[in-house]
Molecule: transfer RNA
Organism: Candidatus Harrisonbacteria bacterium CG10_big_fil_rev_8_21_14_0_10_44_23
RNA sequence: GCGGGCGUAGUAUAGUGGUAAUACGUGACCUUCCCAAGGUUAAGUCGGGAGUUCGAUUCUCCUCGCCCGCU
Numbered sequence: 001g002c003g004g005g006c007g008u009a010g011u012a013u014a015g016u017g018g019u020a021a022u023a024c025g026u027g028a029c030c031u032u033c034c035c036a037a038g039g040u041u042a043a044g045u046c047g048g049g050a051g052u053u054c055g056a057u058u059c060u061c062c063u064c065g066c067c068c069g070c071u
Stems, first nucleotide, its partner, number of pairs: 001070007010024004018054001026042005047063005
């Protein structure tokens, strides 16, 4: 330099045009003499920008970061 893959909550991942989800974690409450365990509930997320579309995490382009291959 060229090509390819990945980027989603604090962490690990699913979802792939139509209200973004699960587990662990975190906060509050219940339970308990206290802790642990358990139960209920809440907050929190699509790397950034542009385009297509009635509507984009999803499709297209650029860019950033990480990984792999070729030279």